[in-house]
Context: one part of a larger RNA
RNA sequence: UGACGGGGACCCGCACAAGCAGCGGAGCAUGUAGUUUAAUUCGAAGCAACGCGAAAAACCUUACCAGGUCUUGACAUCCUAGUGACGUUACCUUAAUCGGUAAUUCCCUUCGGGGCACUAGUGACAGGUGGUGCAUGGUUGUCGUCAGCUCGUGUCGUGAGAUGUUGGGUUAAGUCCCGCAACGAGCGCAACCCUUAUUUUUAGUUGCCAUCAGGUUAAGCUGGGCACUCUAAAGAGACUGCCGUGGACAACACGGAGGAAGGUGGGGGUGACGUCAAAUCAUCAUGCCCCUUAUGAUCUGGGCUACAAACGUGCUACAAUGGUCGGUACAACGGGCAGCGAAAGAGCGAUCUGGAGCAAAUCCUUUAAAACCGAUCUCAGUUCGGAUUGCAGGCUGAAACUCGCCUGCAUGAAGUUGGAGUUGCUAGUAAUCGCGAAUCAGCAUGUCGCGGUGAAUGCGUUCCCGGGUCU
Numbered sequence: 001u002g003a004c005g006g007g008g009a010c011c012c013g014c015a016c017a018a019g020c021a022g023c024g025g026a027g028c029a030u031g032u033a034g035u036u037u038a039a040u041u042c043g044a045a046g047c048a049a050c051g052c053g054a055a056a057a058a059c060c061u062u063a064c065c066a067g068g069u070c071u072u073g074a075c076a077u078c079c080u081a082g083u084g085a086c087g088u089u090a091c092c093u094u095a096a097u098c099g100g101u102a103a104u105u106c107c108c109u110u111c112g113g114g115g116c117a118c119u120a121g122u123g124a125c126a127g128g129u130g131g132u133g134c135a136u137g138g139u140u141g142u143c144g145u146c147a148g149c150u151c152g153u154g155u156c157g158u159g160a161g162a163u164g165u166u167g168g169g170u171u172a173a174g175u176c177c178c179g180c181a182a183c184g185a186g187c188g189c190a191a192c193c194c195u196u197a198u199u200u201u202u203a204g205u206u207g208c209c210a211u212c213a214g215g216u217u218a219a220g221c222u223g224g225g226c227a228c229u230c231u232a233a234a235g236a237g238a239c240u241g242c243c244g245u246g247g248a249c250a251a252c253a254c255g256g257a258g259g260a261a262g263g264u265g266g267g268g269g270u271g272a273c274g275u276c277a278a279a280u281c282a283u284c285a286u287g288c289c290c291c292u293u294a295u296g297a298u299c300u301g302g303g304c305u306a307c308a309a310a311c312g313u314g315c316u317a318c319a320a321u322g323g324u325c326g327g328u329a330c331a332a333c334g335g336g337c338a339g340c341g342a343a344a345g346a347g348c349g350a351u352c353u354g355g356a357g358c359a360a361a362u363c364c365u366u367u368a369a370a371a372c373c374g375a376u377c378u379c380a381g382u383u384c385g386g387a388u389u390g391c392a393g394g395c396u397g398a399a400a401c402u403c404g405c406c407u408g409c410a411u412g413a414a415g416u417u418g419g420a421g422u423u424g425c426u427a428g429u430a431a432u433c434g435c436g437a438a439u440c441a442g443c444a445u446g447u448c449g450c451g452g453u454g455a456a457u458g459c460g461u462u463c464c465c466g467g468g469u470c471u
Base pairs, nucleotide, nucleotide: 007471008470009469010468011467012466013465015461016460019425020424021423022422023421026316027315028314029313030312031311032310034307035306042053043052064302065301066300067299068298069297070296073125077124078123079121080120081119082118083117084116087104088103089102090101091100092099106115107114108113127291128290130289131288132287136285137284138280139279140278141276143274148187149186150185151184152183153182154163155162156161167178168177169176193268194267195266196265198236199235200234201233202232203231204230207226208225209224212223213222214221239262242256243255244254245253246252318418322377323376324375325374326373327372334365335364336363339358340357344353345352346351384415389410390409391408392407393406394405395404431453432452433451434450435449436448437447
């Protein structure tokens, strides 16, 4: 000077408390350890690994295993020689790649040649998801959106260093005010950016329909209009600006007015100096080491999907605030041409036929679901719950055996609210209900978004955890 203390003082945070809903018990999904295996590729490891890298493992992916092949190589540059191709089509062979046969087949030219491509050869080399993240760059997590971390000059101290940055108030904040051997400054805080809440102007199609006219079984459907909704560009608006009280007449705090909004309005983006030899050599790049007829390359099949038992994260339930059936209403964000796919028809259904329209404020996805109205079930392992299994089908795709998703019929397991313990959340939040997208041929209980319905509680800071300041 720091760090630490079951030392002290002050302060903050869903940290506790007050509440709501969960997890931990069941079944399943998914990840992990372990075990097994020819292989179950590799990485991630308290918080900060474990629905993580992976925004999609049937082949491919794929890095793993078995077997079959290649050796200047699947990929790049250079040299020599040859050919005119490369490619496409057909056939033979093979598990498949490889290999073989046949047909077809280049461009420019000053006619010297050149370009391009292939084959053969030669070696320089290629190649490596091989090792080291404790050799590195880059990127990322975390403390933490916590309020801190420093510098110049001056002053003090022999010096390490101190001061400033401490103190009195205040704030979300090293935010601001006052004081002070300090005076200033920088990186952070805040502001600037996006979005949302109000409004004005401009604009009015693909959006909208108040008024006028036409029209229908119905419909902005048509003429017409841009008032409204909306769309999207430019503005306005909020600044403790105004009033009162308190306070050191300060900063500021509390209350009030006006206002769509009030004291950083809500949400996001933005992450200081640094910490953890934190993570990543498997995104990429890269030093060194290692392999070079193999640790490189290629193909078929298998594996990553195994399963006694363990852990994490989720989904579905255990029911009447419910299940089933019928009727009926209201969204938003998005996506679409190798695409979205309407009407109509077939099928109990998955789906199929069909092909209108749409490169989309026009068409499609697109009937939102919970909600509401009516009927039924009457507390049961049930008309709860849906695992598991059998049969029959559908879709994608060369191909669903290992190993996909969906439908129908049948089957109808555990489960009657879950021990110790533990998680999330302070408002349009929790809870609950559906919808969309990325990835994607197909496959979503995951992830990222979107809207609908919509609570309870917060005395307070003694205690647990984490953090800040002074001592």
Predicted 3D model of a 471-nucleotide part of an RNA (small-subunit ribosomal RNA, 3' major domain) from an uncultured bacterium.
The coordinates come from a structure-prediction model, not an experiment, and the mean pLDDT is 83.
The full RNA is in RNAcentral, with records from ENA and SILVA.